[in-house]
RNA sequence: CGCUUAAUUUAUUUUUAUAAAGCGGGGGACCCAUUCUUCUGGGGCGUAUUUCUCUUUUGAGAAUAGGAUAACUCAUUCAAUCCGAGCCCGUCAGCUAACCUCGUCAGCGUUGAUUGAGA
Numbered sequence: 001c002g003c004u005u006a007a008u009u010u011a012u013u014u015u016u017a018u019a020a021a022g023c024g025g026g027g028g029a030c031c032c033a034u035u036c037u038u039c040u041g042g043g044g045c046g047u048a049u050u051u052c053u054c055u056u057u058u059g060a061g062a063a064u065a066g067g068a069u070a071a072c073u074c075a076u077u078c079a080a081u082c083c084g085a086g087c088c089c090g091u092c093a094g095c096u097a098a099c100c101u102c103g104u105c106a107g108c109g110u111u112g113a114u115u116g117a118g119a
Stems, first nucleotide, its partner, number of pairs: 001109004008021005022104006032094001041092001042089004050063005066083004072118004077113003
């Protein structure tokens, strides 16, 4: 200076803290939906779901839904290269106005072309 991500900015002082703005998540009525549900537990964040094969194995591999890839910003198309994890709640939650509540980490270093709009 950029990339993934909601994860940035500002102010103050308690200067590794607090507060706010911005962005993001959860809970939560009528109505609607479900005629299901309740151990075959259920649910949430996230792109990260599903299938098959091998394996003594909790492991490995091949695919796949889906997702990502600075040159002002956003979006479209083609190709190429990658990811396709992990974690949490704790028997409990559909949607959901008001309302309540939580997070603001972490990890990295660049793809070439094309069309449109905005600035």
c-di-AMP riboswitch aptamer (ydaO/yuaA leader) from uncultured Fusobacterium sp., 119 nucleotides, folded computationally. The organism belongs to Fusobacterium, within Bacteria. The coordinates come from a structure-prediction model, not an experiment, and the mean pLDDT is 84.